[in-house]
Molecule: TPP riboswitch aptamer (THI element)
Organism: Alphaproteobacteria bacterium
RNA sequence: CCGCCAUCCAGGGGGAGCCGGGCGAACCGGCUGAGAGGUCCGAGAUCCCGGACGACUCCUUGAACCUGAACCGGUUCGGACCGGCGGAGGGAUGGAAUGGGGACCGCCG
Numbered sequence: 001c002c003g004c005c006a007u008c009c010a011g012g013g014g015g016a017g018c019c020g021g022g023c024g025a026a027c028c029g030g031c032u033g034a035g036a037g038g039u040c041c042g043a044g045a046u047c048c049c050g051g052a053c054g055a056c057u058c059c060u061u062g063a064a065c066c067u068g069a070a071c072c073g074g075u076u077c078g079g080a081c082c083g084g085c086g087g088a089g090g091g092a093u094g095g096a097a098u099g100g101g102g103a104c105c106g107c108c109g
Stems, first nucleotide, its partner, number of pairs: 001102002004100004008095003011059004017031005038053005065090003071084004
């Protein structure tokens, strides 16, 4: 000197499925999962709930997540899962304090 790695700080993105019960719900029980609505406010009861905060997770080296998609094959009660679609189209970042690493210069042996 670099921000390459970890941590940290600040900021931002994202999802909430399936099965059983139930008229139905972000209701109850169970399953998978990092996470499947924890708290508050509001709306609704025919259908998709809305906002703020939180937990979890991801932030361009981006498969977090969305679209295609109520997709195709396997598997499963179903989802989750495996393969394809497919490294397809989209998708949210700055700082440099601490430690590590690297580069350059000088000096000594």